[in-house]
Transfer RNA from a Candidatus Berkelbacteria bacterium, 73 nucleotides, folded computationally.
């Protein structure tokens, strides 16, 4: 170069074009406990990798960039 996948919470990751984008792990507090850890229980934490477009509405479809990753030259 050309093809195809992926990029959503600190990390692994879900999420038919329609409710305020959710889980698990972590992370904090509080409960328990002699203290710890296990376990409960609540809470913070994104605007969906940049722009654009299409729609009555986009994480989701288009384009078009940056990044990853596999393949073929």
């Nucleotide at each position: 170069g050309c093809g195809c996948c992926c990029g959503u919470a600190g990390c692994u990751c879900a999420g038919c074009g329609g409710a305020u984008a959710g889980a698990g792990c972590g992370u904090c507090a509080g409960g328990u406990u002699c203290c710890g850890g296990a376990c409960c229980u609540g809470a913070a934490g994104g605007c969906c990798g940049a722009g654009g477009g299409u729609u009555c509405g986009a994480g989701u479809c288009c384009c078009c960039c940056c990044g990853g990753g596999c393949g073929c030259a």

Annotation
Its Rfam family is "tRNA". About the family: Transfer RNA (tRNA) molecules are approximately 80 nucleotides in length. Their secondary structure includes four short double-helical elements and three loops (D, anti-codon, and T loops). Further hydrogen bonds mediate the characteristic L-shaped molecular structure. tRNAs have two regions of fundamental functional importance: the anti-codon, which is responsible for specific mRNA codon recognition, and the 3' end, to which the tRNAs corresponding amino acid is attached (by aminoacyl-tRNA synthetases). tRNAs cope with the degeneracy of the genetic code in two manners: having more than one tRNA (with a specific anti-codon) for a particular amino acid; and 'wobble' base-pairing, i.e. permitting non-standard base-pairing at the 3rd anti-codon position. By type it is a transfer RNA. The source organism's lineage runs through Bacteria, Bacteria candidate phyla and Candidatus Berkelbacteria. It was read from a public genome assembly.